[in-house]
Molecule: Bacterial RNase P class A
Organism: Planctomycetaceae bacterium
RNA sequence: GGAGUGGGUCAGGCGAUCGCUGUGAGAUAGGGGUGUAAGCCCCAACUCAUGGAGGAAAGUCCGGGCUCCACAGGACACGGUGGUGGGUAACACCCACCGUCCGCGAGGAUCGGGCCAGUGCAACAGAAAGCAUACCGCCGAUGGCCUGGAGGAUGUUUUUCGCAUCAUCCAGGCACAGGUAAGGGUGAAACGGUGCGGUAAGAGCGCACCAGCAUUGCAGGUGACUGCAGUGGCUAGGUAAACCCCACCGGGAGCAAGAUCAAGCAGAGAGGAGAUGGGAUCCAUCACGGUUUCGUCCGAACCGUCCGACUCUCGGGUAGAUCGCGCCGAGGCGGCAAGUAAUUGUCGUCCCAGAGAAAUGAUCGUCCACGACAAAACCCGGCUUAUCGACCCACUCCUGAU
Numbered sequence: 001g002g003a004g005u006g007g008g009u010c011a012g013g014c015g016a017u018c019g020c021u022g023u024g025a026g027a028u029a030g031g032g033g034u035g036u037a038a039g040c041c042c043c044a045a046c047u048c049a050u051g052g053a054g055g056a057a058a059g060u061c062c063g064g065g066c067u068c069c070a071c072a073g074g075a076c077a078c079g080g081u082g083g084u085g086g087g088u089a090a091c092a093c094c095c096a097c098c099g100u101c102c103g104c105g106a107g108g109a110u111c112g113g114g115c116c117a118g119u120g121c122a123a124c125a126g127a128a129a130g131c132a133u134a135c136c137g138c139c140g141a142u143g144g145c146c147u148g149g150a151g152g153a154u155g156u157u158u159u160u161c162g163c164a165u166c167a168u169c170c171a172g173g174c175a176c177a178g179g180u181a182a183g184g185g186u187g188a189a190a191c192g193g194u195g196c197g198g199u200a201a202g203a204g205c206g207c208a209c210c211a212g213c214a215u216u217g218c219a220g221g222u223g224a225c226u227g228c229a230g231u232g233g234c235u236a237g238g239u240a241a242a243c244c245c246c247a248c249c250g251g252g253a254g255c256a257a258g259a260u261c262a263a264g265c266a267g268a269g270a271g272g273a274g275a276u277g278g279g280a281u282c283c284a285u286c287a288c289g290g291u292u293u294c295g296u297c298c299g300a301a302c303c304g305u306c307c308g309a310c311u312c313u314c315g316g317g318u319a320g321a322u323c324g325c326g327c328c329g330a331g332g333c334g335g336c337a338a339g340u341a342a343u344u345g346u347c348g349u350c351c352c353a354g355a356g357a358a359a360u361g362a363u364c365g366u367c368c369a370c371g372a373c374a375a376a377a378c379c380c381g382g383c384u385u386a387u388c389g390a391c392c393c394a395c396u397c398c399u400g401a402u
Stems, first nucleotide, its partner, number of pairs: 001398010012367007020052007030043005054373001058384002061382005066254004073298004078250005083097005098112001099110004113245002118243002120239002135184002137180003142177002144174007152166005192210006211235001213232008258323004267314005274286005287305006331350008
């Protein structure tokens, strides 16, 4: 000097003028309510002080706080997560570590429980793609067939020669039965690799050295796991972000939740579950019916059994005000301590938007890095996505000079 990796901060600044809005205070000859009056309360306008959209406010993907249903009980189905150890209110998040993969490296990614429980899938090619398989080849020892030779037996022939049959031995040939998966071919992948022995030819068939699998011991580590030294059989692949199995977790609905006040109305039809006892009204017992915020079953609670719970269909009324909703939160900032870190503890300090059809805008001047992506609606912790630039810290690689 160049190229990178990881983390952090900011998100146009400053000034002026006009405008919008929350809170507090003031003041008024305004309006309203109440009261005999004084006064009190509310509203509007005015003045002053003070506050006023984000790092993602987006997505609505996770986790909760909070509210209601019942006290949220048990099981199934269903859904979610998936290495180990920590953090946290909790999590699919964060930190650290282990394994595997990528990168020269700083670092990055996570597809990370199980394929020997089962079921699937892998086109085409190939003989054959998971308990298989023989296309081309190789062998043909042992059986089979053929040729030649040797001697033997029997039969035939008057004897011999010759001929025929049977068995044995030797040599040669064929490649039928059979053996083979070492060589070749196909394919992404073909039942471990290299070498030696062995065999008719071959094969972990045997052996040596490796790889893989299973297993034993020792050492290190909280653990996942790592290292070292053995043993064994010779080796039954890939895929679970395929169905599935295993382990753990999960009640539901959601601020349009819900609470209070005020106002208003209109109900109709269909279905619908029993006995006994006491003492008329009524009560009790058992049984039956129904409801209880996804579904099914059990439990539990409540209501009802003809003065009938509840279910279904049709129809009517209301949708106004206040709260929920903000001074307070698993809150922000700073110091110290512990911890590798995430984070935790302690001390100090601060209060930092609250609309309710939705408030922060406009103009001018100036500076500059010339400003992108983009607006809260109950609140918080994350993740994901979009994004103009500027600055800071730590680290890695390349090149050159000293």